Model confidence (mean pLDDT): 83 of 100. A computed fold for a 72-nucleotide RNA from Syntrophaceticus schinkii, annotated as transfer RNA. It matches the Rfam family "tRNA". Gene Ontology term of the family: triplet codon-amino acid adaptor activity.
RNA sequence: GGGCGCGUAGCUCAGUGGGAGAGCACCUCCUUGACGCGGAGGGGGCCAUAGGUUCAAUCCCUAUCGCGCCCA
Numbered sequence: 001g002g003g004c005g006c007g008u009a010g011c012u013c014a015g016u017g018g019g020a021g022a023g024c025a026c027c028u029c030c031u032u033g034a035c036g037c038g039g040a041g042g043g044g045g046c047c048a049u050a051g052g053u054u055c056a057a058u059c060c061c062u063a064u065c066g067c068g069c070c071c072a
Stems, first nucleotide, its partner, number of pairs: 001071007010024004018055001026042005048064005
């Protein structure tokens, strides 16, 4: 320098045009003598950044940034 993949909650990830979600973690309550386990509820996201397509973009297209792999 070229090619490919990935970037979504604190962590691990799903979601591939029209409601942003799960598990774990965190907070409150119940339960317990207490902790843990268990049960109920709750908070937390400019979906890497910018532009484009579309009535509508996490999703499609382009560029940039970061990470990983391959080739040279």